[in-house]
The prediction has a mean pLDDT of 78. A computed fold for an 83-nucleotide RNA from a Candidatus Bipolaricaulota bacterium, annotated as c-di-GMP-I riboswitch aptamer.
RNA sequence: UCCUGAAAAGGGCAACUCCUCCCGAAAGGGAGGCACGCAAAGCUUAGGGUCCGCCUACCAAGAUGGACCGCCGAGCUGCCGGG
Numbered sequence: 001u002c003c004u005g006a007a008a009a010g011g012g013c014a015a016c017u018c019c020u021c022c023c024g025a026a027a028g029g030g031a032g033g034c035a036c037g038c039a040a041a042g043c044u045u046a047g048g049g050u051c052c053g054c055c056u057a058c059c060a061a062g063a064u065g066g067a068c069c070g071c072c073g074a075g076c077u078g079c080c081g082g083g
Base pairs, nucleotide, nucleotide: 002083003082004081005080012038013037018033019032020031021030022029023028036070042076043075044074045073047072048071049068050067051066052065053064055062056061
């Protein structure tokens, strides 16, 4: 430097679940608890995808505003082990 995650150690994160409170018209977001899971579930990104509102249309779809990166992808960085 590249490939890799079968076993292990010390740690870390923590849900489209569930419970409580708050914000939002909604999608959804914030805080706390639980621990389903995660080797990038660290950071950035809305390209694909999905969801909500609204308009046009009503056959499919299109325009527009918003939301989600723990759906996929891209960029940067990174612990431990193995080759």

Of the family's consensus pairs, 95% are formed in the model.